[in-house]
c-di-GMP-I-GGC riboswitch aptamer from a Solirubrobacterales bacterium, 78 nucleotides, folded computationally.
The organism belongs to Solirubrobacterales, within Bacteria.

RNA sequence: ACUGAAAAAGGCAAACCUGUCGCGAGGCGGGGACGCAAAACCAGAGGUCUCAGCGAUGAGAUGGCUCGGUCGCCAGUG
Numbered sequence: 001a002c003u004g005a006a007a008a009a010g011g012c013a014a015a016c017c018u019g020u021c022g023c024g025a026g027g028c029g030g031g032g033a034c035g036c037a038a039a040a041c042c043a044g045a046g047g048u049c050u051c052a053g054c055g056a057u058g059a060g061a062u063g064g065c066u067c068g069g070u071c072g073c074c075a076g077u078g
Stems, first nucleotide, its partner, number of pairs: 001077004011036002016031006034064001040070003044067003047062006
């Protein structure tokens, strides 16, 4: 520098159940593992979703939808 087939140290944790916050999408905590090599961090672009609005639009949610940015573990190859 490239790669993530296999293995391994350590890690995260979908659905569902539950407590709590929120009008809501959803957030956070506990249980739980479908999966994940960035399923770590950042709402910058797009997508999707929610609330308000006749509408234009406004305010939000999603980083486990895609792109982009930042940092980085292990292993393999050069």
The sequence was found by an Rfam model in a public genome assembly.